A computed fold for a 78-nucleotide RNA from Citrifermentans bemidjiense, annotated as c-di-GMP-I riboswitch aptamer. Rfam family: c-di-GMP-I riboswitch aptamer. Rfam's curators write: GEMM was predicted in a large-scale screen for bacterial structured RNA regulatory elements. RNAcentral records the identical sequence in 3 taxa. Taxonomically the source falls in Citrifermentans (Bacteria, Thermodesulfobacteriota, Desulfuromonadia, Geobacteraceae). Model confidence (mean pLDDT): 84 of 100. The model forms 95% of the base pairs in the Rfam consensus. The RNAcentral record of the sequence draws on Rfam and Ribocentre.

């Protein structure tokens, strides 16, 4: 160097709750807050999950903090 590994230390991100605000809903956006996490960065591609539409198939949509796969990536003790 890679790959795998996670002691320190820097920095980073934000479950759950709550306050505002949007969405019919899943859920979101911004504030508080901190359960966690080396990709909890980003991509809905494959599987499952949630939501609407009388919905099992079929249509829209919603999660990346469910698994997989893709693509970038901080630091370095044993």
């Nucleotide at each position: 160097c890679a790959c795998a590994c996670g002691a320190a230390a820097a920095g980073g991100c934000a479950a759950a709750c709550c306050c505002a605000g949007g969405g019919u809903a899943a859920c979101c956006u911004g504030g508080g807050g901190a359960c966690g996490c080396a990709a909890a960065g980003c991509c809905a591609c494959c599987u499952g999950u949630c939501c609407a539409g009388c919905a099992u198939u079929c249509u829209g949509g919603a999660a990346a903090g469910a698994g997989g796969g893709g693509u970038u990536g901080u630091c370095g003790a044993a």